Context: one part of a larger RNA
This record gives sequence, structure tokens and C1' cells, in this order.
RNA sequence: UGACGGGGGCCCGCACAAGCGGUGGAGCAUGUGGUUUAAUUCGAAGCAACGCGCAGAACCUUACCAUCCUUUGACAUACCAAUCUCGGUUAGUGGAGACACUUUCCUUUAGUUCGGCUGGAUUGGAUACAGGUGCUGCAUGGCUGUCGUCAGCUCGUGUCGUGAGAUGUUGGGUUAAGUCCCGCAACGAGCGCAACCCUCGCCUUUAGGUGCCAGCAUUUAGUUGGGCACUCUAGAGGGACUGCCGGUGAUAAGCCGGAGGAAGGUGGGGAUGACGUCAAGUCCUCAUGGCCCUUACGUGAUGGGCCACACACGUGCUACAAUGGCCAGUACAGAGAGCAGCGAAGCCGCGAGGUCUAGCUAAUCCCCAAAAACUGUCUCAGUUCGGAUUGUUCUCUGCAACUCGAGAGCAUGAAGUUGGAAUCGCUAGUAAUCGUGGAACAGCAUGCCACGGUGAAUACGUUCCCGGGCCUUGUACA
Repeated sequence: UGACGGGGGCCCGCACAAGCGGUGGAGCAUGUGGUUUAAUUCGAAGCAACGCGCAGAACCUUACCAUCCUUUGACAUACCAAUCUCGGUUAGUGGAGACACUUUCCUUUAGUUCGGCUGGAUUGGAUACAGGUGCUGCAUGGCUGUCGUCAGCUCGUGUCGUGAGAUGUUGGGUUAAGUCCCGCAACGAGCGCAACCCUCGCCUUUAGGUGCCAGCAUUUAGUUGGGCACUCUAGAGGGACUGCCGGUGAUAAGCCGGAGGAAGGUGGGGAUGACGUCAAGUCCUCAUGGCCCUUACGUGAUGGGCCACACACGUGCUACAAUGGCCAGUACAGAGAGCAGCGAAGCCGCGAGGUCUAGCUAAUCCCCAAAAACUGUCUCAGUUCGGAUUGUUCUCUGCAACUCGAGAGCAUGAAGUUGGAAUCGCUAGUAAUCGUGGAACAGCAUGCCACGGUGAAUACGUUCCCGGGCCUUGUACA
């Protein structure tokens, strides 16, 4: 100087407390461990691994296993030789296919000194080499997590100290903040904080093609004429600064209350992550040193596996019901996607869906309306709760749903009556609850990412648990 203390002081955080809803019990989904297996590819491991890499494993993916094939190779550059039938396409034989052997048709390289001379393509050959999701993340780059959006981390000059170092950065106040004020052997500065950026909330203005309709006409319908006031869209501005008033404070920084205001003291949300820590994670995104394989640890193919199942754990979904289930009628969003696409209306089907096509490269058409809410019924039951499981008939995607997809109809109707110890999230348009869309994707979500609808309770307080910041003290620690 740090680190540590079941030392002290001050302060903060959904850290506790006060509340609301969960997890832990059930069934299922999903990830992991374990076991099994020819293989169940590999990685991730307290917080910070476990709906994580995977924004989507039937084949492919795919790295794993079995079997079959191949060896200058699936891919790149260089050399030699040959060809100028390269490429697409039809059909056939053998085969699981890769592949091997035949075959139909179409279309056929540029320049040129006319020398196969130069270029280009293909095939064959030999060698340099290719190739490796093989090892090492404890050799690395890059990227990422975490402490933590915590308020810290440092430097120059000066001063003090033999020196390591100290000072500044400590102190008194204050703040979300090393934020600001005052004081002070310090005076300044840098990286962080804040602001500048995006978005939501108010107003003005510009512009109305697809958006809107107050008044006038018109219509089944903003449909049409007309209009751009309103809504909205998307550009440019304004607006909030403790600016004003009172109190308090040290006459400061600030704090408390008030006015005005759409908004008030950082207005809400986001992006933004200092010096560093964890030899944290990743050699399987990529790049890369070293090591290793080179008729195989490379390449290709078929089938299987990643989907197994005495069990254990994590994360979720659905429930156990009346604040509910069911039937009928009826209303209101936001955001986003769409041409190998979204697909209206009509018709067929109980339904998943099918058929036919209108419109739309989209403020124009379409996905696209739903849940919650309001009236009727059920009346506390393992039930009109719950929907697992199983049988069967179908639908869709796709060469192909056996291993191993999703969905629909009929039948079946399991566990489950609110969950031990323990444990998680959340402070406001939040929790809870309800649906909607998107990415990837042929098909497949209870996951992920986004969107809106309805919409609470509680916070006395900081003694205690956890994490963190500053000062101080002790130390057989470095």
C1' cells in the first nucleotide's frame, strides 16, 4: 500500500421489512446429470452451466455409430499432355445409394501475326499441396459474461517521507453520482458520472397520393363529389432551466412546500458498461502459434443415432375450479410480415382443411380479428373442473412422417382438491392476467424476441440476511 475481520462509523440497492403472484406437490413440454447404447456428437458447471451455443435434429443439418465407396481428393494455386462435345436434358441397366456403364435431344470457345501462338474450359497424369467441427481458450486475436450503470480508476507539476509511498481523491455539508459548494500543500488534467443520440408524453408549423370527415350533397359502405378543420402519418421547430415565490441552510451547494404548466426537479423507457477482477467462456462462428492425422483423425453415400429411461435436478406450460366452466349474441388495439408470398368473398366439409380465384411488391390488398368485459345455464361433486393416456378415422407439409412431425373429428377420460423444508420475481401503466405478431422455417414452440388490452396491493422503517461504496481500527496474511 492492499486484502481480510462472527471490529467500529456513515450510506445505498426489491437486500430485508410491508404487500401481490409464483417455484418446491400433480400431468406434460424442455434442458442437464446419471444410466443405457454400435452411437446416444461436442461444448457450457455456484451466483455468472442447466427453454444455454440450437432464430427451429424425419433425410439434409450432423460434427456421432454401422456398412459401402474413394485417394491430388468435395474445395484452391502451380506443372505436363490431350480435347475444344463444355453445359443442360431424355431413357435404360447394376446398386441401399454414392457410383459405374450405355443412350435421346438442344446449344456449341475469344483474340490471332493463321504458328495449337496467347487466353479460357474440360479430362487424364505426377508432385508440391489441399483437407481435418483432431488437441491445447493454461500459447493467442477477436467477441462475450460478471462485479456493475457500482462511482470509482489514474496522471503531470509541486510539497512531505531515507524509502516503499503519501498528498491531491482526506475533512464539513450535499447529490442518483469523485454531483456540486466550502475548507485545506496543494494546483491542474484525463478515463468514467452527467449532457450530446433514439423513443414516448404537450404545442406550433409544412405536406395531404393510399390517411381523416366538422359542415354541404351522395352511398349498403368516406362509396363518390368536395374539403385538409380534426384524427393520423413524417419532416422542421418550441417546451423544463430549481427559471419564479415562500421556508430552511453557512449569505453556499442544495433540500422542503407552492404557483404556473401537457410534463417538475435525472419527466418515463432505451442505447451507452471507466481502470480492472475471475489463467471466467469460446481453437465447434471466424482468425491463428505449436502439436497430431495424410489410402485417413480427409471426402462421398445409405441406414441408424443426437428423440433411449429404474432415477435425480433446473426452467416453463396446463390445472386443481364459481373472481370459474359451457352455449348463444355482441364491441374495442398495437406492432409486425407478405410474390416459390399474403390470400379476401363464394362453394364443399362437423372440423383440421379443400376448391375457385378477386386484390396486393402494400398508410391502398391481405394475414386479422381475438381474449378480457356484458346477459343465460351449471351449484361444490374428482363434477358440465381437469385434460394426461390410449383406440380409431382423417387433414397438411414433404422423395419420405416406422424409429421420430404438427393438426382435426369421435370415443377414452389418469394424476391433481392449492403443494414440507426451502426458495424466486416485482415499487406503476409495474406485478398479475388476456390475447396478437415476428425471426429462423417445406413442416414443427408451452421457447425466444417484440406488441398492445384490462390493471392492483404495499413500502412503518434500516435492527437483522445478502451484495456494494467511503472513512477508520487490528492483523503470526501478500
This is a predicted structure of a 478-nucleotide part of an RNA (small-subunit ribosomal RNA, 3' major domain) from an uncultured prokaryote. The full RNA is in RNAcentral, with records from ENA. It matches the Rfam family "Bacterial small subunit ribosomal RNA". The prediction has a mean pLDDT of 80.